[in-house]
Molecule: c-di-AMP riboswitch aptamer (ydaO/yuaA leader)
Organism: Fimbriimonadaceae bacterium
Parts: sequence; C1' cells; structure tokens
RNA sequence: CUAUGACACCGGUCGAAUCUCUUGCCUCGGGCAAGGGAACGGGGGACCCACGUCCGGGGUGAAUGUCGUCGCAAGGCGACUAGGGUAACUCUUGGCCCGAACCCGUCAGCUAACCCCGUAGACACAGCGAGGGUCGUG
Repeated sequence: CUAUGACACCGGUCGAAUCUCUUGCCUCGGGCAAGGGAACGGGGGACCCACGUCCGGGGUGAAUGUCGUCGCAAGGCGACUAGGGUAACUCUUGGCCCGAACCCGUCAGCUAACCCCGUAGACACAGCGAGGGUCGUG
C1' cells in the first nucleotide's frame, strides 16, 4: 500500500415497522422488560350492488405468469415476464438489481357504524447518472 474477515461509530438503503410517557431492573451520557398515547400500516364487519362454494377458498407482500428441460409426482433448473427498488417529491430517460417467503384452516366480495391486530427483520467496493417541474432552505 492492497485484499479478505469480525466488531463499533457516523451517515444511509428496502420495509408500516417510528416518536413519546409511566413503572421496574441493569453493566445507569444509555439499555432491557411490561403497560399506555400519538403516528404509520393491515384485517374483520350492513343495507345497496356484485359474485362464488372440492379443481376448496382466502390473507400479508413488488414478488405474478409464459416457454423450455429434468422428474411418476411434489417439485428442481434455465431464459424471459406482470410488477417493484435505486438517497425530499414527481415525470421522462439510461445503467444496475429484485421478481421471495410466510400465514389462516372449509371461512371472510364491497361495506357506514363498530371490532381486532402489527410497529419486525434484513443489508453494504456497493452506495448510481442525466434532463424538466414542484416544495423547502440560504
């Protein structure tokens, strides 16, 4: 000097997953647990309307589907794809990337009142660039 790995801090990314109060404990600038509030997010739930129930049906989520191939099947692999992410917001455009996983249990369309639930987890030689408009600040 370079590369790799681990940990910590600052600044950040995806996501609803943040802020704050009270009590108790601890290793006491703070952290953890329990219980509230705000905010954000999700589900259930009338009339009317609409639709269907064994090929069962449904929910969270961007994460759907098509073709090919291996397989008895369930599924695996590959290419693409609806859709999604990329540093205030939005549109156009280029590059890069994702296109999963889980849950309910025969049951749920929409749905006013009303009722219930969540506030996690993951990430890093990558983090991107250009033009227009808007907001804010100087």